Bacterial RNase P class A from an Actinomycetota bacterium, 403 nucleotides, folded computationally. The model forms 94% of the base pairs in the Rfam consensus. The sequence is in RNAcentral, with records from ENA. The source organism's lineage runs through Bacteria, Bacillati and Actinomycetota.
């Protein structure tokens, strides 16, 4: 230089003008609001809703059945998971990527298609070996072929994802862990190394197929709903039931009460319905104690940031009402919508694309052109998993060039 693999990190700045939704204050209200100002106002995934928890409601003496649910090993975590690291099977020339993980000697089942034969199997071709009848050769001893019957044979053929370990030698009538050597593997037993999964030496046993995502066996967990949870306030109209009153006047109005006047034929209470609806649940960042395994929760306190009004004080300017900056001190407030608010446009800057030109050949000038990834809160909080244009750091690998 090229081309790559891991990892981590950003993921567009900034300024006018119009709009949105909260909070505080200022002005106006028909008390619903409305207008001004000044602040705040979406991710790195806010997403998918896949797991874990806070929170909350219901349910629960206590075991035990069933049901789900996890499973190598060490460390961290509240436990979902993360990191490390083992063993085995795939992929890459490599950095590296990917799967997959409790027991198949508790035990039960199962293996599709091909195929003889799928579990303590199997005899279809092959090899042997014996009978029986034939047929060729012949030195008359027997030799070869081929037919048919009965046995042996897991060595070779073919069949399959898989066919009861691999090689050789012995061994036989052919073979065969039937012997033996050496190899892989599994079990026993023993020495090492390691925290452990495990890995490694060395004796012993001829002990050698899968499937647990089939049912099972062992260890370990596990109670149902979710914020539309759940609390708090709570109407009105109809219509219904029930008291009371209709000249023995219930109710109502004359500013509070009594007299008095005047209008009167309705009035209350419950049920509708804890219905509709409204408010709370609902949040600024960080550290310190407690309480809890514990981050999110609950308390208590201290500090930082920033916004708003208070009460001081310094300066400056004044129309002598005040305004502005600067600082103290205590107070309050930090997105919380509830069909959902963070949006639109114009610049300038980055940035991507593309065309000319220029010379230092990878940078500069200039001009067009894209608003420029993937997406967007709904308690919250910790994970997992997906989606992301373009970049920036680091480490590592493979090619080729040069000295």
């Nucleotide at each position: 230089g090229g081309a790559g693999u891991c990892g981590g990190u950003c993921g567009g700045g900034u300024g006018g003008c119009c709009g949105c939704g909260g909070g505080c204050g200022g002005u106006c209200u028909u008390c619903g609001g409305a207008u001004c100002g000044c602040u705040c106002g979406a991710g790195g995934a806010a997403a998918g809703u896949c797991c874990g928890g806070a929170c909350c409601c219901c349910a629960c003496a206590g075991g035990g059945c069933a049901g789900g649910g996890u499973g190598c090993u060490g460390g961290c975590g509240a436990g979902a998971g993360c990191c490390a690291g083992g063993c085995g099977g795939g992929g890459g020339u490599g950095a590296c990527c990917u799967c997959g993980c409790g027991g198949a000697u508790a035990g039960g089942g199962c293996a599709a298609c091909a195929g003889a034969g799928a579990a303590c199997a199997g005899a279809c071709c092959g090899c042997c070996c014996c009978g029986c009848a034939c047929g060729g050769c012949u030195c008359c001893g027997g030799c070869c072929g081929a037919g048919c019957g009965g046995g042996g044979u897991a060595a070779g053929g073919g069949u399959g994802a898989a066919a009861c370990g691999g090689u050789g030698c012995g061994g036989u009538a052919a073979g065969a862990g039937c012997g033996c050597a050496c190899c892989a593997g599994c079990g026993c037993g023993u020495c090492g190394g390691g925290u452990g999964a495990c890995c490694g030496g060395c004796g012993c046993g001829g002990c050698u197929g899968g499937c647990a995502a089939c049912c099972c066996c062992c260890a370990c967990c596990c109670g149902g709903a979710g914020c539309a949870a759940g609390g708090u306030c709570g109407a009105a109209c109809a219509g219904g039931c029930a008291g009371c009153g209709c000249u023995c006047g219930a109710g109502g109005g004359c500013g509070g009460c009594c007299c008095g006047c005047c209008c009167g034929a309705g009035c209350u209470g419950c049920c509708g319905g804890g219905u509709a609806g409204a408010c709370c649940g609902c949040a600024u960042c960080g550290g310190u104690c407690c309480g809890g395994c514990g981050a999110a929760c609950g308390g208590a306190c201290c500090g930082g940031c920033g916004g708003c009004g208070g009460c001081g004080g310094g300066c400056a300017c004044u129309u002598c009402g005040g305004u502005g900056c600067c600082u103290g001190c205590g107070g309050u407030c930090g997105a919380g919508a509830c069909a959902g608010a963070u949006g639109g446009u114009c610049g300038c800057c980055g940035g991507c694309g593309g065309a000319a030109c220029u010379c230092u050949u990878g940078a500069g000038u200039u001009c067009c052109g894209c608003g420029c990834a993937c997406a967007g809160g709904a308690u919250c909080c910790g994970g997992c998993u997906u989606a992301c244009a373009g970049g920036c750091c680091g480490a590592c690998u493979c090619c080729u060039c040069c000295a």